[in-house]
Context: one part of a larger RNA
């Protein structure tokens, strides 16, 4: 010089795009961040209107609604979103390998979807509790749970002989033995019927191969510091066997063997999340690792397991623990390193804001719900990028200021003054693109026994649909009108003089300046330099 998630001093017109607790993974008041399915199920309020009767207290019938609330099941809640505590480590990162392995929803293919049975919660009467939660009786459904049958082609498990591999194994073949499943809505169709029952079509269920994605184990190389760490290792190194995993393996556990690691740096201290990559530098190299991916780790602190396709689970559960809060003293609630947002620490870092209209992700057939993710606005010169603060004539070289040899020089074409533009900001009209879809009708096509229904199959109408936002952005109007400031001026460095002061005050990045004529201190005019921003400090290279 460049650079920064910066900070700090003086200053500050605007707009676009970014970023923004680096310190206390120190503690948190309060909102909200994960729901959602009535087309798996049973059961079902009120509040308000309306009407009948009424002893004027109320009583009943309809509407509201099969709607709210809750309760049984379903799929999510393991994504997303924070953060860097830990972690020298198969965590990363990149080659590989898994003939040792799992993968819900999603696609593609084949076969199936019978027959039954017992509870259960919500409800209901009683209870115990200060809450927080329970308790016992009794009633009920299901696509909750349990049984049985059918198929055993295929699959699982044992066994057996062949091929194939180097081997663990894999592959077809044969015995033998085990295990499936759930219905729902929608039309038409028989009927007195909305029961039941048959058809069709969606949608799901079971069992099976295959596909995609996810992921989990294994390896080889790779990237910090000390030798003022020199020796370390008994589940330690292997080996049989078993037991455990989805699945290899001492993972674990029995018996056996006495192995294994180390100056190519074991062990053991310290420090750190890794990496695409960022900054620097002509490069090699050195530092770093915000913000944006990608991987890992952690959710008060510590241990564990349920459940689940997946977790040993931030806003599930147990336990112990420190803090805190409630409390009727018996007990009990909680976890912001989600989004705002407070205390605190700190030199330092924002709004307790808007929209689900896009985009994506859960449920759901679908309308639709939900989404602090995401879009968007706010706030800060914290960055970088644009634009402006007028422009053009203008000499009597005006007044002041400053110097001064007292003549005059200089601030200066600078102002005034004239004539002109019209960005930004005021004011007035307009006024978006992001919208694509989904729904509704009608026609046609297709499936169908069928003109019903379906169709992510065409057309054509139609009424809904924007948080940002009356913003972009356009046309008009006023009017030079609202917008320049820091820092230097002895040399390294562009820029000089005057007053003061007198080794005093004080300056200083390094040389170094001040002790009576100080271009180095103060102030002042002037000049340089960059500019909405200028300088200091603090890192890096």
């Nucleotide at each position: 010089g460049a650079a920064c998630g910066a900070a700090c001093g003086c200053u500050g017109a605007c707009g676009g795009c970014g970023u923004a607790c680096u310190u206390a993974a120190c503690a948190c008041a309060u909102g909200c961040a994960a729901g959602u399915c009535g087309a798996a199920c049973g059961a079902g309020a009120a509040a308000g209107g309306g009407g009948a009767c009424u002893u004027c207290g109320g009583u009943u019938c309809c509407u509201g609604a099969g709607u709210a609330a809750a309760g049984u099941g379903g799929c999510g809640c393991a994504c997303g979103g924070g953060u860097g505590c830990g972690u020298a480590a198969c965590a990363c990162g990149u080659a590989a390998g898994u003939a040792a392995u799992c993968u819900a929803c999603c696609c593609c293919a084949g076969a199936c979807u019978c027959u039954g049975g017992g509870a259960u919660a919500a409800c209901g009467u009683c209870u115990c509790g200060a809450a927080a939660g329970g308790g016992a009786c009794g009633c009920u459904a299901a696509a909750a749970c349990c049984a049985g049958a059918c198929a055993g082609u295929g699959u699982c498990c044992u066994u057996g002989a062949g091929u194939c591999a180097a081997a663990a194994g894999a592959u077809g073949c044969a015995a033998g033995g085990g295990g499936a499943a759930a219905a729902u809505a929608u039309g038409c169709c028989u009927u007195u019927a909305u029961a039941a029952g048959g058809c069709a079509u969606a949608u799901g269920g079971u069992c099976u191969g295959g596909g995609a994605u996810g992921a989990g184990c294994u390896u080889g190389c790779g990237g910090c510091c000390c030798a003022u760490u020199a020796g370390c290792u008994a589940g330690u190194u292997g080996g049989u066997a078993a037991g455990g995993u989805a699945a290899u393996g001492g993972c674990u556990u029995a018996c056996c063997a006495a192995g294994g690691c180390g100056a190519u740096g074991a062990c053991g201290g310290g420090u750190a999340g890794c990496u695409g990559g960022u900054c620097u530098g002509a490069g090699a190299g050195g530092a770093c690792g915000a913000c944006c991916a990608g991987c890992c780790a952690c959710a008060c602190u510590g241990g564990a397991a349920c459940u689940g396709a997946g977790a040993c689970a931030c806003g599930g559960u147990c336990c112990a623990g420190a803090c805190a809060c409630c409390u009727g003293c018996g007990g009990g609630u909680g976890g912001c390193a989600g989004c705002a947002g407070u205390c605190g620490a700190g030199a330092a870092u924002u709004u307790u804001u808007c929209a689900c209209a896009a985009u994506g992700g859960g449920g759901g057939c679908a309308a639709c719900c939900c989404u602090g993710a995401u879009g968007g606005a706010g706030c800060g010169a914290c960055g970088c990028c644009g634009c402006g603060u007028g422009g053009a004539g203008g000499a009597u070289g005006a007044a002041g200021g400053u110097c001064u040899u007292c003549g005059g020089a200089u601030u200066g074409u600078a102002a005034a003054c004239u004539c002109c533009u019209g960005u930004c900001a005021c004011c007035c009209c307009a006024g978006a693109a992001c919208a694509a879809g989904g729904c509704c009708c009608g026609c046609g096509g297709g499936u169908u026994a069928a003109c019903a229904g379906c169709c992510g199959c065409g057309c054509g109408g139609g009424a809904u649909g924007g948080a940002u936002g009356g913003u972009a952005u356009g046309g008009g109007g006023a009017g030079a009108g609202g917008a320049a400031g820091a820092g230097a001026c002895g040399g390294c460095u562009a820029a000089c003089u005057c007053u003061g002061u007198g080794c005093c005050a004080g300056c200083a990045g390094c040389c170094g300046c001040g002790g009576u004529a100080a271009u180095a201190c103060a102030g002042a005019g002037g000049u340089c330099u960059c500019a909405a921003g200028c300088g200091u400090u603090g890192u890096u290279c």
Predicted 3D model of a 541-nucleotide part of an RNA (small-subunit ribosomal RNA, 5' domain) from an uncultured bacterium.